About this RNA:
A computed fold for a 107-nucleotide RNA from Kaistella solincola, annotated as SAM riboswitch aptamer (S box leader). RNAcentral holds the sequence, with entries from Rfam and Ribocentre. The organism belongs to Kaistella, within Bacteria. Its mean pLDDT, the model's own confidence on a scale to 100, is 85. The model forms 97% of the base pairs in the Rfam consensus.

[in-house]
RNA sequence: AUGUUAUUAAGAAAGGUGGAGAGAUUAGACUCUAUGAUACCUUGGCAACCCUUCGGCAACGGAGAAGGUGCUACAUUCUACCUCGAUAUAUCGGGAGAAGAUAACAG
Numbered sequence: 001a002u003g004u005u006a007u008u009a010a011g012a013a014a015g016g017u018g019g020a021g022a023g024a025u026u027a028g029a030c031u032c033u034a035u036g037a038u039a040c041c042u043u044g045g046c047a048a049c050c051c052u053u054c055g056g057c058a059a060c061g062g063a064g065a066a067g068g069u070g071c072u073a074c075a076u077u078c079u080a081c082c083u084c085g086a087u088a089u090a091u092c093g094g095g096a097g098a099a100g101a102u103a104a105c106a107g
Stems, first nucleotide, its partner, number of pairs: 002106007013043005021032003026080004044072003049068002051064005076099001082095005
């Protein structure tokens, strides 16, 4: 590389560097951006996967945050394929999946 499992509408900003597009990919929509975005760095913060601890046979539940990750505009920004329902036939709402992201384990 890849595979398995879990989660994916909650939460959390300031400063610096830099100078053009950016929000994973394709298409459409929407949004951010010279009042400096995206990215990178520092500090702070959020969360609680690993972790620590308590209870428990276990499943699991409570508490914690030193350490390993992660995250800190917009639901993973929304939609796309399948399916169900509603409908004023313009559309609207739900479910499942794919793809992506993150963690742990395997490799």